[in-house]
Context: one part of a larger RNA
Formats: sequence, structure tokens, C1' cells
RNA sequence: GGCUUACGGUGGAUGCCUUGGCGCCGGAAGACGAUGAAGGACGUGUCUAGCUGCGAUAUGCCUCGGGGAGCCGCUAAGAAGGCUUUGAUCCGGGGAUUUCCGAAUGGGGCAACCCGAUGGGGUACUCCCCCAUCACUGCAGGAUGAAUUCAUAGUCCUGUAGAGUUAACGGAGAGAACUGAAACAUCUUAGUAUCUCUAGGAACAGAAAUCAAACGAGAUUCCCCCAGUAGUGGCGAGCGAAAAGGGAAUAGCCUAAACCCUGUGAAUGUCAAGCCUGCCGGCGUUGUUCACGGGGGGUCACGGGCCGUUGUUGGAGUGAGCGGCAGCUCAUUCGGAGAGUUACAAAACAAUCAUUUAGUUGAAUUCCUAUGGAAAUAGGGACCAAAGAGGGUGAUAGUCCCGUAAACGAAAAGUGAUUGUCUCUCUGGACUUCGUGCCCAAGUACCACGGGACACGUGAAACCCUGUGGGAAUUCGGGAGGACCACCUUCCAAGGCUAAAUACUAGCCGGCGACCGAUAGUGAACUAGUACCGUGAGGGAAAGGUGAAAAGCACCCCGGCGAGGGGAGUGAAAUAGUACCUGAAACCGUGAGCCU
Repeated sequence: GGCUUACGGUGGAUGCCUUGGCGCCGGAAGACGAUGAAGGACGUGUCUAGCUGCGAUAUGCCUCGGGGAGCCGCUAAGAAGGCUUUGAUCCGGGGAUUUCCGAAUGGGGCAACCCGAUGGGGUACUCCCCCAUCACUGCAGGAUGAAUUCAUAGUCCUGUAGAGUUAACGGAGAGAACUGAAACAUCUUAGUAUCUCUAGGAACAGAAAUCAAACGAGAUUCCCCCAGUAGUGGCGAGCGAAAAGGGAAUAGCCUAAACCCUGUGAAUGUCAAGCCUGCCGGCGUUGUUCACGGGGGGUCACGGGCCGUUGUUGGAGUGAGCGGCAGCUCAUUCGGAGAGUUACAAAACAAUCAUUUAGUUGAAUUCCUAUGGAAAUAGGGACCAAAGAGGGUGAUAGUCCCGUAAACGAAAAGUGAUUGUCUCUCUGGACUUCGUGCCCAAGUACCACGGGACACGUGAAACCCUGUGGGAAUUCGGGAGGACCACCUUCCAAGGCUAAAUACUAGCCGGCGACCGAUAGUGAACUAGUACCGUGAGGGAAAGGUGAAAAGCACCCCGGCGAGGGGAGUGAAAUAGUACCUGAAACCGUGAGCCU
């Protein structure tokens, strides 16, 4: 020096554990904000570094409920001082306070700072201090008011709303490339990623100018299927329907116009026209046309509506239409009938019930023996069970504790449903005959050119959208049925609203897992988006486990009044001693044996 072996050191693998994660399901909720949010800064405790809570009323204040003996949050003990059966701490509802920054909004600013104005207050005035108000924009109303006479712009006041934040889901605008095509340019990736605007609890869409095919269906949305089909495609790579069928869920409506009445303005109008009709009397800028408003009317495709006209049918009363009589029309009241708060008009209140936000009751062994530090284990004997889910307790507990099954509970606040009050509609209409009558959404449909979007790449390319130019018709009308034409069929554009079935989950509650178990699972089980790095955008860790219980080693000894250790003591165990469960290997030693 090597090998072997025993015992150690170092180290922190492995096993076991779980406070933390991951995924999914169900419920509820789907927003917060100028009444100042989200997010922060700085403070706040007797002693207080961090976390949590809170805000100069500052680990909290008031009140209403719950609860019932201890309490003054955590790391984290301690000292001191307090509170509490006159009900504290704690849990829940409501309220008060809530510095400064931040949309930040009196002005400024290098966020958490600086400086004002007006009114009021404190003080003997000033200084200084305190309270309140003072941003901008949209809309509505009002006042004032230039160049410039009227007016308008502008200015000012009042009221109301907006702004900013937020995980995914929605709609809209803008819109790649790597990639694939085994290269690459059309194509693909993909209308994806990304950016912007904007909304709701869902959004969008939606009651046929739709499909279909000679039969018919009957708004939209979503799922299955149709079908990797028909198609499309440097006919390459690829892309890729629809109808029909089966389900989920179902809900339909309102305007514009014609016509009638009416307001304002302009034009026109005295032999007039007109004032509901007939007769008599009376009135005279009341009339007519146009423009813009308001009310009624009306809403459809076997066309509908309006106007005029023919006929059938029908509760009562009152009033008005220049006066009187008869008729007609309109308004209103009662009675009768119907409907309704998500569209079709719209608001509030009350009662009842359910539910959410604290909670309450809740069965049955602490029986014997054995082992053990400890019994829940083993053996024996009992009991409950609408409860043998789960967790804890010194090892594995239906009957020890928390719970579980089942049942019960709200002063206050919220949510939902039903009923009533209430509101609205009809009865004042409905049906019907006829017509040389009127209306039925215009720079629209359509066409040309250029694009986009449709599964469809310009193709025979319809349908849909539209940048430029042209530019119709009104039912004897118009669109579609994949160029186009005819026939046929079908529908009625150029206005609008609409629940459900569908998508998502930041946060809340509950549950589950052939999910992880500390190099795993979130980056983060622990003072984690922390420490640290970077000018910054940004990047981004490591780090869990004594024991059942601190019983955390009194006292003695060595040592520097050390570190560390040896005794003693605790404990089942100290080779469980806080560098603490187990404690592998590399690596380092000590003893012994063998070899050189």
C1' cells in the first nucleotide's frame, strides 16, 4: 500500500407519512367601481422582525342573532397587564370608521408627494390648523350670448350617466410565420397565434324573399347521423358540406306605409271652400296644399291591409261632434270575458312557502383476561344500527372524541316560487259580396368592373357581403329553386324584438379519484412569485418529518465562565438530543486477519 471483515464518521438515497398540489363532477354565483374598485404604500400590538387582521375609532367599534367557559391571531415561548355567566373570546347578518396612492377626478407630479381656490370653523388679527366643495365627456332641460339684425358658435347652471379592473366563454375589426406539400410560388398551417374594440351571465342567431322536388316540411340554437359521402383541389398536399332522418329545447311578436284625427311652420284662399248626414237657422282664415311631429289604424303570401260598397250577427248608461229634430261617429263609466312582468305595454307592495348566509339534537362497552411504554390488537362476553362514510385518540375502535343516518333551526340580510292587490286587452267587434281605386320598407333590388365569403382555388359558379359606376317594379308586382331561358313549384328582401336547449369557470360550497407523495405533485406543502439576478421587460430558487407527550437532559466533571464531550437523569427507545424517523452508496477512518 492493497484485499477481506467488524465498528464508526460523512452523506441524505430508500421506506413510511402529509398540512400541499392535480384532475373531474354537482350546486350556487357570474361581477366589482366616482357611496372611490382591483391592486398597493405607510401605519396599527405593552414589549413586535415577518405573516394574518385592521385603518388615526387602526390584531379593532356599534347592533342583532348563534354559542356557552374560558380568552387577549400565527412563527412563539416568556414577562407585564387585562377581559369574562351583567355571557367574554369565537361564528354569522346588518351598520360605523376606513390615512395616502391608484380610473384618481381642485392644479401639479419622479405613484403613495407638493401646491392651491371658494364657503364655514378654531385663535386676539395675520400665520397656522380643521371640515366641506372645486376634473373631463355624453345625454336631457334651462339661462346667457359674438363676428352679424334675427340667429348660430361660444359661455354658464341643474339633473343624469360614463370612465377603471376582471380567469375562461361571446360578437366584431385587423391579421402572420415556422410548418405540410418530402424543394417551392397557387395551396396548407389558418381566419389559427397575436393585436384592437365591445357585451352578457351567457353571447350570437331567430319567426322564411328558407328548404325541398312533383311528395312535402315549417323560426333559431345544440347533439347524433348523413359522411370522410357529394364536391373542391399545382385534381398535389390537402380541404370538405347540405338536405333528409333521430334527439335536446320549444314561443312567438312589434313597427313603416295606405286611411282617419290633430299640433307647428310655409304657401294659397272672401260670390268661396268648410263647420258628420238630411231640413231650418247660425258661424266665417275655421278651409286647401306641402314639410316635420303626435294619436288611432295596420302587419300579411291558400296574398294581406286601407278606402268605398253588399249583407249577417251584437250587454247597459252618460257625454261630445255650432243650435233644434232623426240618424251616424267618437270619448268615457258600470257589468261580463281574457291575459300579464324573458319578447309581444309596465311598476310596486303584501302574505305564504322554499332556499342561502351561524347553528342544534343525534344510538350502542371504556366489561374481563393476555402482551405491551401505551390497546383501538388477540382471546372471551355484551350492545346499537334509517348511524359498519371518514377523521382523531400513546399500535388496527360501529358502541372513547369529532362526526355519520335521520330530524330540527334565523332577530337580520339576500334569492326564488305561488297567491292577492295591481296593470293591460276585448265587449266599441267578428264574418262576408263587389271594385278601371290606394298602400305593402330605394340610391334598395339588379347590372358592369374589382375583391371577400360560401366545403366550392373563376370555374358552367348560382346564393351571400360590398369599394367604384349605372340603376327598377308594387300583386297584371318581386325573389329563389347552382350559368341562362321557358314552364312549374315555393317564398315576400331592402325595419325591429324574442326565453329555453348551447359555451365557459377566476372566485364560493359540496363530493369523488386503478392522480402525485417533497428531484414527485403547482414555480411555491415552509416568511414563494419570497430570497436572489437584471437599467428594464423579465427570470426565478432552495428549503417538510424529535417524541405519544418537551417529559427539550436538574446536578457533577473536562474545556477558554467556549465549541464539543463524559457521567447522571427523562423516555419504550437518546446510535429519537432540536445538525433530531428510517439512515443506502460514493468518500474518510479505527481495530483485526491475509498478501506484498